[in-house]
Molecule: transfer RNA
Organism: Candidatus Nanoarchaeia archaeon
Parts: sequence; C1' cells; structure tokens
RNA sequence: GGGCCUGUGGUCUAGUGGCAUGACAUCUCGUUGACGUCGAGAAGGUCACCGGUUCGAAUCCGGUCAGGCCCA
Repeated sequence: GGGCCUGUGGUCUAGUGGCAUGACAUCUCGUUGACGUCGAGAAGGUCACCGGUUCGAAUCCGGUCAGGCCCA
C1' cells in the first nucleotide's frame, strides 16, 4: 500500500428501515439479627465520527477514525 471483518449504557449482547433488547455490575425498597442469596423497582445509550438517500436510518450508500485477520 491492497482486500475482508468488527465498532450499540461501566462490561458483554439482541436488533438488517418504523418507541434501542436482555444479562452482569451500580442504586433504592422488601426479605435477614447482619451480610449474602432471592424478589420488586430505578438510574444509566448523541448506536465510533462526518455527510448522503428516505416521510422515517443503529440498520442502506460514500468518506474518516480505531481494532482485528489476510496479501504484498
């Protein structure tokens, strides 16, 4: 330098045009003598960035950045 793949709450993850899903972790309440477990609830996301297409984009298109694999 060329090709391919990946990027979504603190971590992992579902979602392939129409309210962004779940688990763990965190916090609150209940339970316990207390802690843990368990149950209920809450908070937490500019969906890597910029632009385009569309009534509507995490999703489609172009570019950029970061990481991984392969070729030279």